Predicted 3D model of an 84-nucleotide RNA (transfer RNA) from a Bacteroidales bacterium. Its mean pLDDT, the model's own confidence on a scale to 100, is 81. It was read from a public genome assembly. Its Rfam family is "tRNA". The organism belongs to Bacteroidales, within Bacteria.
RNA sequence: GCAUCUGUGGCGGAAUUGGUAGACGCGCUAGACUCAAAAUCUGGUGUCCGCAAGGGCUUAAGGGUUCAAGUCCCUUCAGAUGUA
Numbered sequence: 001g002c003a004u005c006u007g008u009g010g011c012g013g014a015a016u017u018g019g020u021a022g023a024c025g026c027g028c029u030a031g032a033c034u035c036a037a038a039a040u041c042u043g044g045u046g047u048c049c050g051c052a053a054g055g056g057c058u059u060a061a062g063g064g065u066u067c068a069a070g071u072c073c074c075u076u077c078a079g080a081u082g083u084a
Base pairs, nucleotide, nucleotide: 001083002082003081004080005079006078007077010026011025012024019067027045028044029043030042031041032040046057047056048055049054060076061075062074063073064072
């Protein structure tokens, strides 16, 4: 250089037939339990606006197709594997 694959909350990792994005786990945090802690149990946990109700945005970056894109197409960036 070329080919193939991968990129999703703080981390791992689902959503593969294009149809509610973030299931589930870890971590963090608040509470319960305890003399105190550990373990265990329960709630919360992307971001912006808002007193609240609620609304907008968010799948590496940008663009396209579509009623609808994490998913399909193009370009770019990063990583992995193979190869002359």